[in-house]
RNA sequence: AGGGUUUGAUCCUGGCUCAGAGUGAACGCUGGCGGCGUGGCUAAGGCAUGCAAGUCGAACGGACUUAGGUGAGGGUAACUGAUCCUAAGUUAGUGGCGAACGGGAGCGUAAUGCAUAGGUAACGUACCAUGGGCUUGGGAAUAGCGGCGGGUGGUAACACCCUUUGCGAAAGUGCCGGUAAUACCCAAUGAUGUCAGAGAGUCGAAUGUCUUUCUGACCAAAGUUUUUCGGCCUUUGAUCGGCCUAUGUCCUAUCAGGCAGUUGGUGAGGUAACGGCUCACCAAACCUGCGACGGGUAGCGGGGCUGAGAGGUUGACCCGCCUCAUCGGGACUGAGACACUGCCCGGACACCUACGGGUGGCUGCAGCAACGAAUAUUGGACAAUGGACGCAAGUCUGAUCCAGCGACGCCGCGUGCGGGAUGAAGCCCUUCGGGGUGUAAACCGCUGUCAGGGGUAAUCAACACAAUGAGAUAUCCCAGAGGAAGCCACGGCUAACUCCGUGCCAGCAGCCGCGGUAAGACGGAGGUGGCAAGCGUUACUCGGAUUCACUGGGCUUAGAGCGGGUGCAGGCGGCUAUACAAGUCCGGAGUGAAAGCCCUCGGCUCAACCGAGGAAUUGCUUUGGAUACUGUAUGGCUUGAGGCAAGCAGGGGUCAGUGGAACGUUUGGUGUAGCGGUGAAAUGCGUAGAUAUCAAACGGAACGCCAGUGGUGAAGACGGCUGACUGGGCUUGACCUGACGCUCAGACCCGAAAGCGUGGGGAGUGAACCGGAUUAGAUACCCGGGUAAUCCACGCCCUAAACGAUGCGCACUAGAUUCAGGAGCCUCUGACGGUUUCUGGGUCAAAGUGAAAACAUUAAGUGCGCCGCCUGGGGAGUACGGCCGCAAGGUUAAAACUCAAAGGAAUUGACGGGGGCUCACACAAGCGGUGGAGCAUGUGGAUUAAUUCGAAGCAACGCGAAGAACCUUACCUGGGUUUGACAUGUACGGAUGGGGUCCGUGAAAGCGGGUGCCUCUGCUCUUCGGAGUGAAACGUAUGCAGGUGCUGCAUGGCUGUCGUCAGCUCGUGCGGUGACGUGUUGGGUUAAGUCCUAUAACGAGCGAAACCCCUGUCGUUAGUUGCCAGCGGGUAAAGCCGGGAACUCUAACGAGACUGCCGGCGUCAAGCCGGAGGAAGGCGGGGAUGACGUCAAGUCAUCAUGGCCUUUAUGUCCAGGGCGUCACACGUGCUACAAUGGCUACUACAGAGCGACGCGAAACCGUAAGGCGGAGCAAAUCGAUCAAAAGUAGCCUCAGUUCGGAUUGUGGUCUGCAACCCGACCACAUGAAGCCGGAAUCGCUAGUAAUCGCGUAUCAGCCAUGACGCGGUGAAUGUGUUCCUGAGCCUUGUACACACCGCCCGUCAAGUCAUGGAAGCCGGGAGCGCCCGAAGCCCGUUUAGCCAACCGUAAGGAGGCGGCGGUCUACGGCGAGCCUGGUGACUGGGACUAAGUCGUAACAAGGUAGCCGUACGGGAACGUGCGGCUG
Repeated sequence: AGGGUUUGAUCCUGGCUCAGAGUGAACGCUGGCGGCGUGGCUAAGGCAUGCAAGUCGAACGGACUUAGGUGAGGGUAACUGAUCCUAAGUUAGUGGCGAACGGGAGCGUAAUGCAUAGGUAACGUACCAUGGGCUUGGGAAUAGCGGCGGGUGGUAACACCCUUUGCGAAAGUGCCGGUAAUACCCAAUGAUGUCAGAGAGUCGAAUGUCUUUCUGACCAAAGUUUUUCGGCCUUUGAUCGGCCUAUGUCCUAUCAGGCAGUUGGUGAGGUAACGGCUCACCAAACCUGCGACGGGUAGCGGGGCUGAGAGGUUGACCCGCCUCAUCGGGACUGAGACACUGCCCGGACACCUACGGGUGGCUGCAGCAACGAAUAUUGGACAAUGGACGCAAGUCUGAUCCAGCGACGCCGCGUGCGGGAUGAAGCCCUUCGGGGUGUAAACCGCUGUCAGGGGUAAUCAACACAAUGAGAUAUCCCAGAGGAAGCCACGGCUAACUCCGUGCCAGCAGCCGCGGUAAGACGGAGGUGGCAAGCGUUACUCGGAUUCACUGGGCUUAGAGCGGGUGCAGGCGGCUAUACAAGUCCGGAGUGAAAGCCCUCGGCUCAACCGAGGAAUUGCUUUGGAUACUGUAUGGCUUGAGGCAAGCAGGGGUCAGUGGAACGUUUGGUGUAGCGGUGAAAUGCGUAGAUAUCAAACGGAACGCCAGUGGUGAAGACGGCUGACUGGGCUUGACCUGACGCUCAGACCCGAAAGCGUGGGGAGUGAACCGGAUUAGAUACCCGGGUAAUCCACGCCCUAAACGAUGCGCACUAGAUUCAGGAGCCUCUGACGGUUUCUGGGUCAAAGUGAAAACAUUAAGUGCGCCGCCUGGGGAGUACGGCCGCAAGGUUAAAACUCAAAGGAAUUGACGGGGGCUCACACAAGCGGUGGAGCAUGUGGAUUAAUUCGAAGCAACGCGAAGAACCUUACCUGGGUUUGACAUGUACGGAUGGGGUCCGUGAAAGCGGGUGCCUCUGCUCUUCGGAGUGAAACGUAUGCAGGUGCUGCAUGGCUGUCGUCAGCUCGUGCGGUGACGUGUUGGGUUAAGUCCUAUAACGAGCGAAACCCCUGUCGUUAGUUGCCAGCGGGUAAAGCCGGGAACUCUAACGAGACUGCCGGCGUCAAGCCGGAGGAAGGCGGGGAUGACGUCAAGUCAUCAUGGCCUUUAUGUCCAGGGCGUCACACGUGCUACAAUGGCUACUACAGAGCGACGCGAAACCGUAAGGCGGAGCAAAUCGAUCAAAAGUAGCCUCAGUUCGGAUUGUGGUCUGCAACCCGACCACAUGAAGCCGGAAUCGCUAGUAAUCGCGUAUCAGCCAUGACGCGGUGAAUGUGUUCCUGAGCCUUGUACACACCGCCCGUCAAGUCAUGGAAGCCGGGAGCGCCCGAAGCCCGUUUAGCCAACCGUAAGGAGGCGGCGGUCUACGGCGAGCCUGGUGACUGGGACUAAGUCGUAACAAGGUAGCCGUACGGGAACGUGCGGCUG
């Protein structure tokens, strides 16, 4: 610090997503040790059990225990022992202090809170400290205690026992008597205290404070022990609090008005204290757009996390404050509470119960169930720190300190270290050679952290000394590598790759996306990368995100300028002077708690952790100063703004009047059969007289030409002419005012068309509607009609692509040009012209800006001010709510859910029922065909045991196949066979072997067997007897062979096609942010990107052309097998012979043609046109040659090949069958339909190929196919071989024929092992369809079409009419590019890029999901009115009850308790509404979902240009009307 993801690619906009850090976490896998932290985030839901607040005997009276003393009484005595006293100890009760702290939780609370800074002159404060003073005299109660039952013993006193004595289950509860105090009461004293009054001074803004003088009133006390500790009053302090003020403190305006103690006053009450805090009365205020009121959510802060920061988020642990204590209410006590483990009442819940009634409150520490993804021990100790009480010892303390559990977090340590290659084994991969794991291991040597065992005692320890350790530990010794590594990832982002399995399955996935048989993406394995006692995942926060933009964004086209104006509040504001000092700046003071963060130093062996110091705490308050700027106040100025005067232009507005053209209607005339309308028609009108035409009248609407990127207006908008009224603007002058200005939330006004209401009007046009067409349909486009509407008046509506898709104002920043309206100057004047300047409307263009397109003084540039608006696409400008409207509807305006895009500009292509230029047998002009018939052949289909397989628009279909009777052959049936028909290795056998021949069986293959015979057997050693070894072959076994089995979408190679079309690219340079462009475009030209020229391009490559072959002319060379002019010979004839080398020819080498020459045109070009010469002329003709690429084109069955499958079979062998089937359909052909013909006879002229398993002559036989025959020929020699059409002659005479030959019968020939399925040919006989072919369609531009025959490959033969070649005869037409098809270049539009066979819209149908409405139903919340009214404070009342203190001799009084009543009031109840949630038959739309239905709306002129608003209509997209926009 960025990356991935929209596209074919690019730039931009924009969202989604990732890498980082963090956590009170949880889950998965794994887990050695220690330190320090941390641990119920959910049910403020419920709790068993134990503990969490007591202490003081130095406040008090008792009681008890022990000890000592006393010693009644008893006993002879020992002894026992009443009573009393003393000491020590324990303690229920009275009393004091504490219990308001400490500990927990975050329900409530948006301010009664918190934070910061202040105030309290409006207050309190137990314990503590401090100064002063006092501590006198009395009194009456009360708890404790005893009794209020019985029984037994004893004379009794008394003792003991029982029931625990009454009531009651229990909890609990009564009466009598008497007793103490530091408990309570009364009195005295009393000021420097409080209050009241009077006076003086001081301070203060003020109520008032402070100091002081006088008078009056009022208020105290407690003792205990002998050191002391206390008590009371008062002053001051400290501490802790109460109250008040300012500022800050979440979301929501789909909450805009709220409020009756409400706001203030007077008086009273109340409080420690101010105050509507409470009450009575009076006034009617108070709060609110700087957000009141309402709703939702939430404890706040120090801080934590993150971030560069600013910010964002958070409030666990620790610290401060607040709030709460089962829910609600209440007071009491007290210094302090409205009180977590106090009291009273009400509710819910739980427990006990004898059903009458009681008891309880873990949001203390543990613990339990429940909830939940999830959170610990019913531990130890008061040793330390701290707290309560106490003189103290001490007691209490789940505060606290420790321990336990949990990898929950942070930090530290370890799981060893060194050597060790034959790179072991295993595993994995492999091109089979090897590579990896890997010095890793084994093995050798060493060390000893942690864990383990043992020992010593230092520290936490501070109390004068002593005593005191719950728990923990430094350090030392011992043995031994032993006990200690996992998790995740490996397609890109993102470090890390292979094999196997799987086969759109199983699965993965943060985003993009993987998986449909070769998956680096799934699962496993090996390897690798990362982190490490952890590693991953999930959740959440910040970051990245400048993606809410203060720092730090935008608004022409991407989301975004309100349709336009006026204008209050608000924001901002010209020049200048003075004053002030609010903002601003500088300095001082106070505060900003501690902890934390940061820095330095220090302590634990280090670190985490801890300690000390510093810095920081950007803030607030206060104070002193500065005065440039802003502000405020006062004064001045004129340039902003406005006014005034003189002119000017204008479809600016409103109202009234008026005009002509056109149109329609009516009347009349003329006139006759049509008119009208369209692509073509029809509906319609017309003989009842239309259309046309003339005249007259009436009617309504709109205003031609002028007219213009011209004018006016804020916008909408405004257009004949005239008048009235009226708004604004511009120019010139520089006379007046003196900042009066700019913008503008809300508000108000205007606002096209359509639409609505009322009343008019209605010519034309014309939604709806009705007809006619078109069409598959046509609710449309086209045509004929036609209502509302369009027009007027008045009133609504308030929206448009209301657009410059560009808010308003001001200023600044090169120019050029044009138009409109003014003013000035120059020319003597005028027209005209020139020039300067202001305002307005346009075009081009610099800098600059912009993603680009573009904008560019009319900014989208540079700045300032103010307003509005935007924040991914869809859902949706929708729902609900509010406001407006008569309605239609408008305005404001979400969410759930869903997608990873949606989008802008530009680029390259492709495409267009876009345009331009150009080409091609593309069309046209011609000639001949196909499509009809019969047959041949291929294909589809059907059939079949099999009809093997492939090829599929052009570019499959006489194609693979240049030869299917067997073979071929891959198919079927049947029969065999299994190391195999074929290849190679190893091992074993052993001379078995091979060839020929024979037999059995069989359809054959095969299986089984025989063999007189023939033939072959190497090398070494050798004693020549042989021994050893062994090739080939055979057999067995094992590796393997084999496969026309699958995948042409895994491939190589080859091929087709666009297309012999003229294209396709590169280097460097240049332009562009870039894709890319330029070059390659333009102007000419060409068959051609051929060449020329222009030119930010200059060059180059692959193609084109040329080079190559054939052919056309000539020459040279050569002359057999070819040739024969001249010479000779010779024949019936013949180059037959001698000879010749001229000619033809053969086959090699050359020449020739290049726009070279002439003329014209053309840019002085390329080139074109014409001509000359020439065999040939502008590429002479033909062939070979096929650029970058396209079609996942074709081929795994030519071949090769990866992978998969098969292995007694999908291999292989054999026989037979099939590939040849046939209701049918199509392609390609042949033969025809005839007279330009057929037949018969005669007769002439080729070329190119072929021939030895061959071509085969003559002669002979046969009607013929053919047979016989075997000359010649390995070929310019011989042969097939007579070319045919043509020509000559004759017949046929237009007919299903002397055309045509299918079909069938019979008989033959040939090939072959074999012609049944299933060959060709011959002869005779038979003699079908067919008389030129519908829609449609093919070929061909010259030696071409057409027509005629000939040859060759394959091949035994042949289904060949095919294919490939060869020559003979030999035309017609066109010189054009409108159209069809295809192609090239340029351009244009695009929502296409799998590229128009594209994309894509809506209804309907199906499934899933969320959501709106809805009769209702069920909850929750807050208030309002009324009823009830516990406890309690307060008030009132009370001689009927009760009472110690004071007064009184007493009676009694005062006072208290109690009772009663009242105000307030919790809970509860009733009622009408409000807000909000759940559910709901049915219903509305929405989103999503490989292959449903209907159409074709949009994207190209998308086939009717599209879109916006509105209205009507329609299955649906949509159609039409009106107005608007160009996107």
Predicted 3D model of a 1527-nucleotide RNA (small-subunit ribosomal RNA) from an uncultured Planctomycetota bacterium.
Its Rfam family is "Bacterial small subunit ribosomal RNA". Its family is annotated with structural constituent of ribosome and ribosome in the Gene Ontology.
The sequence is in RNAcentral, with records from SILVA.
The coordinates come from a structure-prediction model, not an experiment, and the mean pLDDT is 82.